Overview: A computed fold for a 102-nucleotide RNA, annotated as SAM riboswitch aptamer (S box leader). The sequence was found by an Rfam model in a public genome assembly. The coordinates come from a structure-prediction model, not an experiment, and the mean pLDDT is 81.
RNA sequence: UUGUUAUCAAGAAAGGUUGAGGGAAUAGACCCGUUGACGCCUUAGCAACCCUUUACACUUAAAGAAGGUGCUACAUUCUACUGCAUAGCAGAUAGAUAACUA
Repeated sequence: UUGUUAUCAAGAAAGGUUGAGGGAAUAGACCCGUUGACGCCUUAGCAACCCUUUACACUUAAAGAAGGUGCUACAUUCUACUGCAUAGCAGAUAGAUAACUA
């Protein structure tokens, strides 16, 4: 990197550095940003998956820890695709993360 499966309305910050954009892609909005966003580094924190324990229905649930990844504005920021119907609900596409596989 390809594919499969699962989850994604909860949770969680500061310092340094950089300097103008950023919030995945296309469009429309809305929000954040020189009161320094985004990115990078350090420390801290959170706890999604892998992990451990218990229960036992062998599939799920609860608890624990923080080793491996991950994450720490706004629901994956919202809408756009389909159905019902009127930005509401459900599903899908896409994305992100993890585990496994090639």